The part of an RNA shown here (large-subunit ribosomal RNA, domain VI) has 265 nucleotides and comes from a marine eukaryotic metagenome. It matches the Rfam family "Bacterial large subunit ribosomal RNA".
Context: one part of a larger RNA
RNA sequence: CGCAGGAAGUUUGAGGAGGGCUCUCCUUAGUACGAGAGGACCGGGAGGGACAGACCUCUGGUGUACCGGUUGUUCUGCCUGGAGCAACGCCGGGUAGCUAUGUCUGGUUCGGAUAAGCGCUGAAAGCAUAUAAGUGCGAAGCCGGCUCCAAGAUGAGACUUCCCAUACCGCAAGGUAGUAAGGCCGCAGGGAGACUACCUGCUUGAUAGGCCGCAAGUGUAAGUCCUGUAAGGGAUUCAGCUGAGCGGUACUAAUCGGCCGAGGG
Numbered sequence: 001c002g003c004a005g006g007a008a009g010u011u012u013g014a015g016g017a018g019g020g021c022u023c024u025c026c027u028u029a030g031u032a033c034g035a036g037a038g039g040a041c042c043g044g045g046a047g048g049g050a051c052a053g054a055c056c057u058c059u060g061g062u063g064u065a066c067c068g069g070u071u072g073u074u075c076u077g078c079c080u081g082g083a084g085c086a087a088c089g090c091c092g093g094g095u096a097g098c099u100a101u102g103u104c105u106g107g108u109u110c111g112g113a114u115a116a117g118c119g120c121u122g123a124a125a126g127c128a129u130a131u132a133a134g135u136g137c138g139a140a141g142c143c144g145g146c147u148c149c150a151a152g153a154u155g156a157g158a159c160u161u162c163c164c165a166u167a168c169c170g171c172a173a174g175g176u177a178g179u180a181a182g183g184c185c186g187c188a189g190g191g192a193g194a195c196u197a198c199c200u201g202c203u204u205g206a207u208a209g210g211c212c213g214c215a216a217g218u219g220u221a222a223g224u225c226c227u228g229u230a231a232g233g234g235a236u237u238c239a240g241c242u243g244a245g246c247g248g249u250a251c252u253a254a255u256c257g258g259c260c261g262a263g264g265g
Base pairs, nucleotide, nucleotide: 001152005163006162007161008160009159010158011157015149016148017147018146021049022048023047024046025045026044027043033038051106052105053104054103055102059100060099061098062097066093067092068091069090070089071086072085073084074083075082076081110144111143112142117137118136119135120134164264166177167176168175169174182260183259184258185257186202187201188200189199190198207253208252209251210249211248212247213246214245216242217241218240223236224235225234226233227232
C1' cells in the first nucleotide's frame, strides 16, 4: 500500500514444512516343517539403542552483586571487628535462570489408490488364459491420518462484537477539518527480545523497585557471659546474613497529556 466504511478479537485451511528408524527377549512352540541337524509364518506381551520435541519435579552442572572457611599483604590510630588486592586470591556449599548426562513424550495403530507379485470371472481362439470388457488382494514406498506455519490464498475467505452516518468547500467525483470505536506516542516492566516486534501494566494501579512475611541457601554472626596458662571451647543461637523465587503492601516511580483515526457502489 492492497484486501470497496473504520476497528477489536476468534478462526477456516488452499498451499508448504516436519515426522516416518530399528534391535533383543518372552510367549504361541521346540509346535508346523524336517530322516536328523535345525526350526518358523501368523498373533500376543515386555525391554532397549539412536534420533527428535518439551521441561527442570528428581539426579547433577553452572551460578564473578548469596553464605561460610582460609593464606599473604595494605588500610581502618591500636585490640576486637571489618574492607581492598592477589584468576571470584584459593577452598567448601548454593536460590532463580540456563542446562544434560536428568525427566516426560513421540515414530505406531488406521483409511484410500498402487508396485513387483498372487488371484476371480472371462472371450478373441467351443479348449486354455489374472485381461482384451469387468473385478479383488497386495509394500518401510505414494495420498490422507499426526505436529507446525499459513488469507499478499490479489482467488486477499469466515464468524462474533464495537463505532456511527458530523461540519465546511464543491454541480458531481472528491477534498478538507474536528471526532467515534479503536490505535499510536510516552512511561513502569517482562519466564518476549540483537533492533524492531510480541505480552502485562499506567493511580478506577500490584508494572518494577523498596518494605513485610514465607520458601530456599549457607551453617550457628557481632556483642556479652562462662571456661581453659594458652591456641581454643561452650552459652545466648536451627543464629546472623542472604541475587534473581512465592505472596502481601501504594512507601517510590508508571505524572499531566499529545497525536492519529470512519462518514461507506